Annotation: RNAcentral holds the full RNA, with entries from ENA. The part of an RNA shown here (large-subunit ribosomal RNA, domain V) has 587 nucleotides and comes from Acidilobus sp. The source organism's lineage runs through Archaea, Thermoproteati, Acidilobales, Acidilobaceae and Acidilobus. It matches the Rfam family "Bacterial large subunit ribosomal RNA".
[in-house]
Context: one part of a larger RNA
């Protein structure tokens, strides 16, 4: 000096591992006092339909009720001339305007009788007496029950009718008329009760180790948590309340319990009696804590303070405040018990509860309207009751895979992180098995780890998107090694095994079933190892499974619909900017 290669820079063609690549304010999930579709025995309504009554709406007849008035009949315990409804008056009443008797007919009947009409006859008939609770259908008045007839008013049922009204036909320009049928029904209007997803408007709670299912930790009380004032969270732990009591309240008086020991007929471990000991271990209406012994426990007497009105303080309730509710104390009034001092505004104390509206109640107070009238209606105040338990209290169910919107990684499903009970692997100890002998091999109980391939728990990043099972393809890593290699032990004669140590270079295959992973099976093999890499790998493929919309079955549901139940079907986008990688070229 030249050539080649490497390094470096640039270009071209390619591949898709990364840029939690692009795309689409996630469709799954949850949340919103967001929406919509659908359902129904959700709630509240509406149409429609049914229905009583009134109007449109009339005539006549039959029949059955109701009310009022009038006339008449009827009413039988026993004693008793006999069929005595009740009460009162009552000593007379009826009769030629025909008593009594007889006949015929009618009504009624409990079959004994009662009443009426007509005819004949013709002068009496009935009552106070004696029996009876009560005295005469002698007479008069009123009333009760049943019943007949008449009148008025009113209603129910039935029948006939035609003229409202309706239908059809015919005539007519129309108004309307005629004919046939129906007919006071129907229809229509008003009003009443019902029915009524046919339709409309809405609602469909909260807490929550995601949501749902479950539960209530959604209102209260006690103990603990609670860290020696008070207060203090969890779906932390252990329990309780939603009443009860007219005596289980007030007061005064008296008494002392549980248990133990000793003694006493039946009598026993326990019945009742006596004695001694007995600070509370008993009892307290009910939970727990605190309290309580001449009592707050047990027994008895008298009572109703389980009062009325007013005020103050406190709890509820240290986020600021309020309400409801609760507690304590005092004053005034009226009371109870006690000789009195005093005690008593329920219960030994701490749980046993409910705003406003509405409805309802009051020997309560006040006002308005109305009325002849405190006759009726309405309102206010105070007090009581009825309930909201999701307990400071809307008036209300489901379903959505047909779904929508706004949000959330405040919150689930995948993958990751943390954890490692579970899982996998190992260790310590060595009871025991192994004829004998813990350790050739196996190894209980107990104890200690490692791993991060299982399943959970958690909710830390991601919901303005990190595509999800399996297969195919393809690269790399780990070793707790399946084969091949080296070494040791043996209950290793050899062959073949079993166990241990070292070792990851290479290998670890084919087929049947299933969407499969797994697994089972078949024939081979030196062996047919276990795992990681977002259960590696969908800007590499597939799309059988799962997981949209269609549809069928079973099951559940009244239904709309639903089901880690089954079944058939069902869109897989991306032209590569950067890093990375492969091939080629230039400087």
């Nucleotide at each position: 000096c030249c050539c080649a290669c490497a390094a470096c820079c640039c270009c071209c063609c390619g591949c898709a591992g990364g840029g939690c690549g692009a795309g689409a304010a996630g469709a799954c999930c949850c949340c919103g006092u967001g929406g919509a579709g659908c359902u129904u025995u959700a709630c509240c309504g509406c149409a429609g339909c049914c229905u009583g009554c009134c109007g449109u709406u009339g005539a006549c007849c039959c029949u059955c009720g109701g009310g009022c008035g009038g006339a008449g009949g009827c009413g039988c315990g026993u004693a008793g001339c006999g069929u005595a409804g009740g009460u009162g008056g009552g000593a007379g009443c009826c009769c030629g305007u025909g008593a009594g008797g007889g006949g015929u007919c009618c009504c009624u009947u409990u079959c004994g009788g009662g009443g009426g009409a007509c005819c004949c006859u013709g002068a009496g008939g009935c009552g106070a007496c004696a029996a009876u609770g009560a005295a005469a259908c002698a007479c008069c008045a009123c009333c009760c029950a049943c019943u007949u007839c008449c009148g008025c008013c009113u209603g129910g049922g039935g029948g006939u009718c035609u003229a409202a009204c309706c239908u059809g036909g015919c005539c007519g320009a129309a108004a309307g008329g005629c004919c046939a049928g129906g007919g006071a029904c129907a229809g229509c209007g008003g009003u009443u009760g019902g029915u009524g997803g046919g339709c409309g408007g809405u609602u469909c709670g909260g807490c929550u180790g995601g949501g749902g299912c479950g539960g209530c930790a959604c209102g209260c009380c006690c103990g603990c948590g609670a860290a020696a004032a008070g207060g203090u969270a969890a779906c932390a732990c252990g329990g309780g309340c939603g009443c009860c009591c007219a005596a289980a309240g007030g007061u005064c008086g008296g008494c002392u319990c549980a248990g133990g020991c000793g003694g006493g007929u039946c009598a026993g471990a326990a019945a009742c009696c006596c004695g001694c000991c007995g600070u509370a271990g008993a009892g307290u209406g009910c939970a727990a804590g605190g309290g309580c012994a001449a009592a707050a426990g047990c027994c008895g007497g008298c009572c109703u303070g389980a009062c009325c009105g007013g005020g103050c303080c406190c709890c509820c309730a240290a986020c600021g405040g309020c309400a409801c509710g609760g507690g304590g104390c005092c004053c005034g009034g009226a009371c109870g018990g006690g000789a009195a001092a005093c005690c008593g505004c329920g219960g030994c104390c701490u749980a046993g509860c409910g705003c406003a509206c509405g409805c309802u109640c009051g020997u309560g107070c006040c006002c308005c309207c109305u009325u002849c009238g405190g006759u009726g209606g309405g309102g206010g105040c105070c007090g009581g009751g009825c309930a909201c338990g999701a307990c400071g209290g809307a008036a209300a169910a489901g379903u959505u895979a047909c779904c929508c919107c706004g949000g959330g990684g405040a919150u689930a499903a995948c993958a990751g992180g943390g954890u490692c009970g579970u899982c996998g692997c190992g260790g310590g100890c060595g009871a025991g098995a192994g004829c004998u002998c813990c350790u050739a091999u196996c190894g209980a109980c107990c104890c200690c780890g490692c791993g991060g391939u299982u399943u959970g728990c958690u909710a830390c990043a991601u919901c303005g998107a990190u595509g999800u099972c399996g297969g195919c393809u393809u690269u790399u890593c780990c070793c707790a090694u399946c084969c091949u290699g080296g070494g040791g032990g043996u209950g290793c004669a050899g062959c073949a095994g079993c166990c241990c140590c070292c070792a990851a270079g290479g290998g670890u295959g084919g087929g049947g079933c299933u969407g499969c992973c797994c697994g089972c099976c078949c024939a081979u093999u030196a062996a047919a190892g276990g795992g990681g890499a977002a259960c590696g790998u969908g800007a590499g493929c597939u799309g059988g499974g799962u997981u949209u919309a269609g549809a069928c079955c079973g099951u559940c549901g009244u239904g709309a619909g639903a089901c880690a139940g089954g079944u058939c079907g069902g869109a897989c986008u991306c032209u590569a900017c950067c890093c990375g990688c492969g091939g080629g070229g230039g400087g």